[in-house]
RNA sequence: UGGGGUGUCGCCAAGCGGUAAGGCAACUGGUUUUGGUCCAGUCAUUCGGGGGUUCGAAUCCCUCCUCCCCAUCCA
Numbered sequence: 001u002g003g004g005g006u007g008u009c010g011c012c013a014a015g016c017g018g019u020a021a022g023g024c025a026a027c028u029g030g031u032u033u034u035g036g037u038c039c040a041g042u043c044a045u046u047c048g049g050g051g052g053u054u055c056g057a058a059u060c061c062c063u064c065c066u067c068c069c070c071a072u073c074c075a
Base pairs, nucleotide, nucleotide: 001071002070003069004068005067007065010024011023012022018055026042027041028040029039030038048064049063050062051061052060
């Protein structure tokens, strides 16, 4: 420098144009002498940044950034 991939809650992770599942963790309550276990509830107006298309975007398009892989060049 060229090509391909990746980015979603504290962590993992689903989603594939119709308005963010689930698990762990955390928090609140119940049970228990206490802790753990178990049970019930809460937990993303928002998806790496910016812009665009659309009635509607995590999802499509442009651009930039992070990380990974492959190729090539220089030392």